[in-house]
Context: one part of a larger RNA
RNA sequence: GCCGGGGAGCUCAUAUCAGUGGCGAGCCUAAGAGGGUAAACCUCGAAGGCAUAGGGAAACCGAGUGCUCGCAACUCAGGCAACUGAGUGAGGAGCAGGGUCUGUCAGGGCCUGAAGUCACUGGUAUGAGGCUAGAAACCGGGCGAUCUAGACCAGGGCAGGCUGAAGCCGGGGGAAACUCCGGUGGAGGGCCGAAUGGGGGUUCUGACGUGCAAUUCGUUCCCUUGACCUUGGUCUAGGGGCAAAAGACCAAUCUAGCCCGGUGAUAUCUAGUUCCUCCCGAAAUGCGCCCUAGCGCAGCCUCUCUGGAGGUGGCUUGCGGGGUAGAGAGACUGAUUGGGGGUUGGUAGCGAAAGCUACCGAUUUCCAGUCAAACUCCGAACCUGCGGGCGCCUGAGAAGGAGGGAGUGGAUCACUCAGCGUAAGGUCGAGUGGUAAGAGGGGAACAACCCCAACUCGGGUUAAGGUCCCUAAGUACUGGCUAAGUGCAAACUGAAAAGCGUCUCAAGCCCUAGACAGCGGGUAGGUGGGCCCAGCAGCAGCCAUCCUCUAAGGAGUGCGUAACAGCUCACCCGCCGAGGCUUGAGGCCUUUAAGACUGGUCGGGGCUAAAGCCAGUCACCGAGACCCGAGGGGUGGGACUCAAUGAGUCUCACCAGGUAGGGAGGCGCCGUGAUAGGUGAGAAGGUGGGUCGAGAGAUCCACUGGACCUUUCACGGGUGCAGAUCCCGGC
Numbered sequence: 001g002c003c004g005g006g007g008a009g010c011u012c013a014u015a016u017c018a019g020u021g022g023c024g025a026g027c028c029u030a031a032g033a034g035g036g037u038a039a040a041c042c043u044c045g046a047a048g049g050c051a052u053a054g055g056g057a058a059a060c061c062g063a064g065u066g067c068u069c070g071c072a073a074c075u076c077a078g079g080c081a082a083c084u085g086a087g088u089g090a091g092g093a094g095c096a097g098g099g100u101c102u103g104u105c106a107g108g109g110c111c112u113g114a115a116g117u118c119a120c121u122g123g124u125a126u127g128a129g130g131c132u133a134g135a136a137a138c139c140g141g142g143c144g145a146u147c148u149a150g151a152c153c154a155g156g157g158c159a160g161g162c163u164g165a166a167g168c169c170g171g172g173g174g175a176a177a178c179u180c181c182g183g184u185g186g187a188g189g190g191c192c193g194a195a196u197g198g199g200g201g202u203u204c205u206g207a208c209g210u211g212c213a214a215u216u217c218g219u220u221c222c223c224u225u226g227a228c229c230u231u232g233g234u235c236u237a238g239g240g241g242c243a244a245a246a247g248a249c250c251a252a253u254c255u256a257g258c259c260c261g262g263u264g265a266u267a268u269c270u271a272g273u274u275c276c277u278c279c280c281g282a283a284a285u286g287c288g289c290c291c292u293a294g295c296g297c298a299g300c301c302u303c304u305c306u307g308g309a310g311g312u313g314g315c316u317u318g319c320g321g322g323g324u325a326g327a328g329a330g331a332c333u334g335a336u337u338g339g340g341g342g343u344u345g346g347u348a349g350c351g352a353a354a355g356c357u358a359c360c361g362a363u364u365u366c367c368a369g370u371c372a373a374a375c376u377c378c379g380a381a382c383c384u385g386c387g388g389g390c391g392c393c394u395g396a397g398a399a400g401g402a403g404g405g406a407g408u409g410g411a412u413c414a415c416u417c418a419g420c421g422u423a424a425g426g427u428c429g430a431g432u433g434g435u436a437a438g439a440g441g442g443g444a445a446c447a448a449c450c451c452c453a454a455c456u457c458g459g460g461u462u463a464a465g466g467u468c469c470c471u472a473a474g475u476a477c478u479g480g481c482u483a484a485g486u487g488c489a490a491a492c493u494g495a496a497a498a499g500c501g502u503c504u505c506a507a508g509c510c511c512u513a514g515a516c517a518g519c520g521g522g523u524a525g526g527u528g529g530g531c532c533c534a535g536c537a538g539c540a541g542c543c544a545u546c547c548u549c550u551a552a553g554g555a556g557u558g559c560g561u562a563a564c565a566g567c568u569c570a571c572c573c574g575c576c577g578a579g580g581c582u583u584g585a586g587g588c589c590u591u592u593a594a595g596a597c598u599g600g601u602c603g604g605g606g607c608u609a610a611a612g613c614c615a616g617u618c619a620c621c622g623a624g625a626c627c628c629g630a631g632g633g634g635u636g637g638g639a640c641u642c643a644a645u646g647a648g649u650c651u652c653a654c655c656a657g658g659u660a661g662g663g664a665g666g667c668g669c670c671g672u673g674a675u676a677g678g679u680g681a682g683a684a685g686g687u688g689g690g691u692c693g694a695g696a697g698a699u700c701c702a703c704u705g706g707a708c709c710u711u712u713c714a715c716g717g718g719u720g721c722a723g724a725u726c727c728c729g730g731c
Base pairs, nucleotide, nucleotide: 001731002730003729004728005727006726011128012127013126014125015124016123017122018121019120020119021118022117023116026050027049028048032044033043034042035041054061055060066095067094068093069092073088074087075086076085077084078083097112098111099110100109101108102107131272132271133270134269138262139261140260141259142258143257149236150235151234152233153232154231155230156229157228158226160192161191162190163188167184168183169182170181171180172179173178197224198223199222200221204218206217207216238254240250241249275666276665277664278663279662280661285298286297287296288295289294299408300407301405302404303403304402305401306400310393311392312391314390315389316388317387318386319385320384321383322382326378327376328375333372334371335370337368338367339366340365341364342363343362344361345360346359347358348357349356350355411435412434413433414432415431416430417429419427420426440451441450442449455631456630457629458628459627460626461625465621466620467619468605469604470603474618476617477616478615479614480613481612487607488606497591498590499589501588502587503586504585505584506583507582508581509580510579518575519574520573521572522571524548525547526546529543530542531541554569558567559566633655634654635653636652637651638650639649640648641647642646667720669717670716671715672714673713674712676710677709678708685704686703687702688701689700690699691698692697
C1' cells in the first nucleotide's frame, strides 16, 4: 500500500417547541398495594404537581362579554355558468372599559372577553465524559542503585628500562659553622614504554551510517605506583538521591525515573465523522467580551403557524433635501508671481541749507496673473424623502406578526470613487458586479475578464468571439493608410522630444505680363567714398551710405590678396514652360527603445493593394443561452374514479446550478412480535450473467456450497466507511 473485519451525535434527568392520541375546567398519578396464564398486562393508590387571576417587596386589593370593521364559512336573492349583491359572521383587528402597582395629578408598567393536562414520537438546549481520537502536565500509592554516581567492608592486578632525593659510609678542606669528592642508598600523583596485560577515547571531523553495533571498526593518540585499575558484598530513592558541577547520572528513559490509579484530566487547537433522492439556500458585516484561531446579540438562510390586501428594488412625473465634480477670484478666508502708487521706519551718498538720489524693511492701494481636502458669489450629473401614473409580484395568499432549527462573524477579484505609498499580485475604506458556492462557450493555456445560468434526450437559431492552414465558418465586398514583419496582443505598456519617411487638411505668398530649379550672359561710371593706417582699393575697424548711365548692378553676400588682382552673390536679361515656396494641424511609420536557459516567439505555421491598421457593407460559423418536440420530477389549481385525512388517471400554469446549512420522502442491515411462505427435488454465503428502478438497491438464471432463509405490517437499534501518520489480521 491493497483486501477482510472493527471504527465516531448515544443514554438519563430537566426545560422548551412541533406532531399524534386520551380526557377536558380540569388533567395526571408517585412511592406503594392487590391480582395474574408473570420481564407483559389488569385493578387500586390525589400525598403531590400543572392549570383554573392577576398586581404588589409586602400589607393588601382583585378583572368585559359595550360599540365598530371584517377573512373563512353559512343563509337568502339574481344568473346557464363564471360570478354579483345583501345578511349572519367563530377565529382576527380597532375603539372604549376593567384589575393592581407607582404617582398630588397627568402619565406609565404588568395583566384582562376561560384551555389545559397526561402519554408517546421527533427537533433543540442545559447538567452529566456527552460525536470519536489526540497532549505536554498535576496529584496519590508503590517498584527500582544487576546500568550508572558517590560512599563503606573484604579481595585481586600493574613487562622491561631510565633518572638517582633524603639518610648512611669512606676520604679531603676549615678555628668553627659547615663544605667538597667518591661510594652506598633507592625517594617521586618522577621519565621512556602497544613485549604482555589494563584503563581512556585525541585525530582522520576515516569506515559504517535500513550498520557487525540504538555508539561499532580501523588508524593515530593519552595514562600505566596512583586523586590508579578492578571483583564480590553493602548503603543512599524521585522535589528525593548522587555529583572534582556537564543539569551529568539514577536499568537504551531525567530541567524531576518507572508502574498502577484519580482518568473517558482538560484542549477557544488538529484530524476524522459511514446509504439515496427531492425542495430552498447563506455568511465572511455591526455592537459587546482579558476579545481578535473563540463566544453572545443583531443581520443574512430554512421550516411551521398566523394574517387577509396590498407590496415594490425598475421607468416616469410633481413638490422637497444636499454643496461633491466643475468653476470662480472687486463674494469671504488663506496662499502666491511681476509691476506702479501712497504712508511710514532705517542706512548710505551729495549739498551751506532746503532738499535730492540710491538701497533695505513695515503697511496700504491699484494693474496684470496663479491656486486650495479642512475657501465659496455659484454649481451639475447623481443620491435621497413623500405623493401620482406605468411596469412587475400578489386570494394558486402579498405586506405584516409569532415560533422551531441553523450556519456565518479569517474572505477575495474587476470596475468606479477616496486616504497612505516612488511603487507593488501593496495597504486601508465606500458602492456595484463576480468568485467563494457556478458547470458550459470565448480569452493559446488562466477561481475572479467577456458571453451565459446546467432536469434528460433530439432538432433548430444565436451571444461573446471568430471565418488562409492547424480549426467549424469569407483567401468576401467597397474605400483609404502602413514597408517598419510595424503589426497580426481588449484587459496583457511604451513617454517627453525628434524626422525633406509618407498620406490628408488648412492658411499666407509667387506665377503664361512666364513663377521655382537649372544653364548662358550682364553685374558699370563718379570712386581707390571719407577717416584710420606701413598699406587697407566693396570685403581689419570707425563714420556716412549719395549721384549718374541703365534692362539691371550694394559706397557691396561670401571666398581671396601684403595691398591690388581674381572667383562669386544680391540685382537684371535670355533659354525653358507649369506649378512653386513657407507655416500650422492630423493619420500611419521611424528614432528615442537595454536583461537576465536558447534566435525563443503574434498560440504556431505563416501573412505585405494583407491573413496588418482605419471606416463601411452583406453572409456564414459558433454554447448546456433562446426556440420547437418528446419524456421524467417538484409546487399549486381543476375534473373524474376508488377500498377516500389517502391513492390513481387526465389536464393547466409555474419551477429546476449549488458549499455551510434548514426541510421532505425513501433504500438497505441486525433483532423482537404478528403474518404469509420457501428449503437435501438443495437454505444462507460465494462466483459469473440477464432484467427492473432516477438512485440507495431489487429480482431472476447457472455453477459452487451443504442447512437454514425470507415476504408483508408494526416495534426496537451497538444500523450503512475510503480516509482519522485510525485498531486487529492476511498478503